Background:
The RNA shown here (transfer RNA) has 73 nucleotides and comes from a Thermoplasmatota archaeon. Lineage of the source: Archaea > Methanobacteriati > Thermoplasmatota. RNAcentral holds the sequence, with entries from ENA. Its mean pLDDT, the model's own confidence on a scale to 100, is 82. It matches the Rfam family "tRNA". From the family's description: Transfer RNA (tRNA) molecules are approximately 80 nucleotides in length. Their secondary structure includes four short double-helical elements and three loops (D, anti-codon, and T loops). Further hydrogen bonds mediate the characteristic L-shaped molecular structure. tRNAs have two regions of fundamental functional importance: the anti-codon, which is responsible for specific mRNA codon recognition, and the 3' end, to which the tRNAs corresponding amino acid is attached (by aminoacyl-tRNA synthetases). tRNAs cope with the degeneracy of the genetic code in two manners: having more than one tRNA (with a specific anti-codon) for a particular amino acid; and 'wobble' base-pairing, i.e. permitting non-standard base-pairing at the 3rd anti-codon position.

RNA sequence: GGACGGGUAGCAUAAUCGGCGGUGCAACAGUCUGAUAAGCUGUAGGUUGAAGGUUCAAACCCUUCCUCGUCCA
Repeated sequence: GGACGGGUAGCAUAAUCGGCGGUGCAACAGUCUGAUAAGCUGUAGGUUGAAGGUUCAAACCCUUCCUCGUCCA
């Protein structure tokens, strides 16, 4: 330099051809216990890497850029 893949909550990971962004762990509260842990119940937490574009509507499609990784030279 070229090709491809990833970036979504504190961490990991979904969202089947564009139409409600969930799940697990962690956190917090309650329950249980002499107490802690485990278990059970509930709550909060996301401008979906950035900026534009298309569309009635974008995590998803298009463009540029940032970042991580793989392969080729």